[in-house]
Context: one part of a larger RNA
């Protein structure tokens, strides 16, 4: 070195783009670095290994052969990698012509609730609770009318429904804008796949500055339960939650499955397109893409999984190797700070 694994037992990085590298369609010529092959030189003896011989016999010696799988030199082969030229059109991609989406961003504008504050009604109560109380009201509350203001999220449609690479994305309209989907007698011609480092993105909360505050609500104050009640339940309520602008960078960031590309039984169904068939509509047929239920083989300890693989194989990557100790000490780095990244051992069992 080779040999196991990674959905749930330790193990898929949160996502994506990429540089080095690794791997990488089909076809023709060469060329010969790897590669096969064959020839020679070399691989000191001695030792192991065979076959003899010598000491009565072993050990032990002596002889010859084998073998030393290397290594250098030359001649050939030319499939395969590899190089170098030249072509291909199925992988990739560009063009045309549709098409469906809560993909992205920036203005603008609605309603419905809630809450304020003004005025009219009105005249003891309200609110809450498992039952009170805190609390709000005759300086007029609730309650119910009109009018202003104000934030913040968009009922219904809506859906194992759609978009995005994840994170995530939902009232209305418009401008700017990524991506994908089919279709085509169009072009290019391998341009491809994965990615150590690296960049960009990254929910919530949290931090900085500067707004903003209706509603909820960490903290904290009250009222209650209760043996206590630093909680569950009321009554207030700051930060936050919302905007810009910057920072952190972590999630049960999950499908607990890495990205690709081939292959491998169907049966139902959900979105978007295309073709056929019919005089249109419905229906039917069939094909591309995406989303789902079940299920054969076939895998798996099992639960399950099963053309969205956890089947069968190939390429890169990333990571795991008893439990604590410990995601801690320590160094390094990054970060305003909280903290992230990397990341042990001793000792136990």
């Nucleotide at each position: 070195c080779u040999g196991g694994g990674c959905u749930u037992a330790a193990a898929g990085a949160g996502u994506u783009c990429g540089u080095a590298g690794g791997c990488g369609g089909c076809u023709c010529u060469g060329u010969a670095g790897g590669u096969g092959a064959g020839a020679u030189g070399u691989g000191a003896a001695a030792g192991c290994c065979c076959u003899c011989g010598g000491c009565u016999u072993a050990a032990c010696c002596g002889a010859g052969g084998a073998a030393c799988u290397g290594c250098g030199u030359u001649u050939c082969a030319a499939a395969c990698c590899a190089c170098a030229g030249g072509g291909c059109u199925u992988g990739a991609g560009g063009g045309a012509g549709a098409u469906a989406g809560g993909g992205g961003u920036a203005a603008g504008c609605g309603g419905a609730a809630c809450a304020g504050a003004u005025g009219g009604u009105g005249g003891a109560g309200c609110g809450g609770u498992g039952a009170a109380a805190u609390g709000c009201a005759u300086u007029g509350a609730u309650a119910u009318c009109a009018u202003c203001u104000g934030g913040a999220a968009c009922a219904c449609c809506g859906g194992u429904g759609g978009c995005g690479a994840a994170g995530g994305c939902g009232g209305c309209u418009u401008a700017c804008u990524g991506g994908g989907u089919c279709u085509u007698u169009u072009c290019u011609g391998a341009c491809g796949c994965u990615g150590a480092g690296g960049a960009a993105c990254g929910a919530a909360a949290g931090c900085u500055a500067g707004g903003g505050u209706a509603g909820c609500g960490a903290a904290c104050g009250g009222g209650a339960u209760u043996a206590g009640a630093u909680a569950c339940c009321c009554c207030g309520g700051u930060a936050g939650u919302c905007c810009u602008a910057g920072c952190c960078g972590u999630a049960a960031a999950c499908g607990a499955u890495g990205a690709g590309c081939a292959c491998u039984a169907g049966u139902c169904u959900g979105a978007g397109g295309g073709a056929c068939u019919c005089u249109c509509a419905c229906a039917g047929u069939u094909u591309c893409u995406c989303g789902g239920a079940c299920g054969u083989a076939g895998c798996g300890a099992a639960a399950g999984u099963g053309u969205u693989a956890a089947g069968u194989g190939c390429u890169c990557c990333g990571c795991c190797u008893g439990g604590g100790g410990a995601g801690u000490a320590u160094g390094g780095u990054c970060g305003c700070a909280a903290g992230g990244c990397u990341g042990a051992a001793a000792c136990u069992c």
Molecule: small-subunit ribosomal RNA, central domain
Organism: metagenome